The RNA shown here (Bacterial RNase P class A) has 335 nucleotides and comes from an uncultured Anaerolineae bacterium.

């Protein structure tokens, strides 16, 4: 310099003008209200509701099953399908780096399509090879199938083979050293132990888990209904007396008190705060960026995503123009 890998960080600034939405302060007005002023007013993801919790209510003697979740090892967090390192076994890239998996298959049970003789305490299809004569034993070394066919090399060995035995290789197991908190690595030794896969099939083993959600739940409380006491008047004509008419007197007017509650109100709930929901728009300078023109300085023109609180919080995962600052990697050239 030119392409990439990563980790972070930001995501328009400032001033007018004219609106919105709390909260308060002041003028006017009987009041409903209407005018000023001061203030505060989304994000990194407010989003999906996936995870955990806080918090409320129900539910709960213990414990034991069922059922669901999780699952290498530290460390961190209240937790977490959560972050940070790291270990094993893969995949991708010359690398920087990205990225799948993850208890047990020597408790036990299923299950391995197709194809192929045979999908696991085994099996003979073809060839091999012994016997007898047309079918019996033997073999897995070869040939063919399949994702997978019971270690690989050479030898002994046999009839022909074959860990059936031997050596070295690989592996798996068990002991022991060494390093590490571990997980694991790494070396010696012994054991022919070398009879596959799958746990996202059921199953085992450890560790977690009560059940519903702010439309949770408190408080207040019309209107209808209802209890309980006292009880005889209550309305119209008709403002008042008189009269008069209807209703009522235990099938209880009426007044008074009670429990529950239903529209609704206030809480919960927040220095944004709520209510189906305010947080905008426009116009000046300037910032990035992006296109044009220009030898240059510099003009012009254009121009900022994805989005949006509703109980509060910790993750995760999804969208997102542009841009900034760090660390690596490959290559190329100059000193």
């Nucleotide at each position: 310099c030119a392409g990439g890998c990563u980790g972070g960080c930001c995501g328009g600034a400032c001033g007018g003008u004219c609106g919105c939405g709390g909260u308060u302060c002041c003028g006017c007005g009987c009041a409903a209200g209407c005018g000023g002023g001061a203030u505060c007013g989304a994000g990194g993801a407010a989003a999906g509701u996936c995870c955990g919790c806080a918090c409320u209510c129900c539910a709960c003697a213990g414990a034991g099953c069922a059922c669901g979740g999780u699952g290498c090892c530290g460390g961190g967090g209240a937790a977490a399908u959560c972050c940070c390192g790291g270990g094993g076994c893969g995949g991708a890239g010359c690398a920087a780096u990205c990225u799948g998996c993850c208890g047990g298959a020597u408790a036990g049970g299923g299950c391995c399509a197709c194809a192929g003789a045979a999908a696991a305490c085994a099996a003979a299809c073809a060839g091999c090879c012994c016997g007898u004569u047309a079918u019996g034993g033997g073999u897995c070394a070869u040939g063919g199938u399949g994702a997978a066919a019971a270690g690989g090399u050479g030898g002994u060995g046999u009839a022909a083979g074959a860990g059936a035995c031997c050596a070295c290789c690989g592996g798996c197991g068990c002991g022991c050293g060494c390093a590490g908190c571990a997980a694991u690595g790494u070396g010696c030794g012994c054991g022919g132990c070398c009879u596959g896969g799958u746990a996202a099939c059921c199953c085992c083993c450890g560790c977690c888990g009560g059940g519903a959600g702010c439309a949770a739940g408190g408080u207040c409380a019309a209107g209808c209904a209802g209890g309980g006491a006292c009880a005889a008047g209550a309305a119209g004509c008709u403002g008042c007396u008189c009269g008069u008419u209807u209703c009522g007197u235990u099938u209880g007017a009426g007044u008074c008190c009670c429990g529950g509650g239903u529209c609704g109100a206030c809480u919960g709930c927040c220095c944004a705060g709520a209510g189906a929901g305010a947080u905008g728009a426009c116009c000046g300078u300037c910032c990035a960026g992006g296109c044009g023109c220009g030898c240059c300085a510099g003009c012009g023109c254009u121009g900022g995503a994805c989005a949006g609180a509703a109980u509060g919080c910790g993750g995760c995962u999804u969208a997102u123009a542009g841009a900034c600052c760090g660390g690596c990697c490959u290559g190329a050239g100059g000193c």
The coordinates come from a structure-prediction model, not an experiment, and the mean pLDDT is 79. It was read from a public genome assembly, where an Rfam model found it. It matches the Rfam family "Bacterial RNase P class A". By type it is a ribozyme.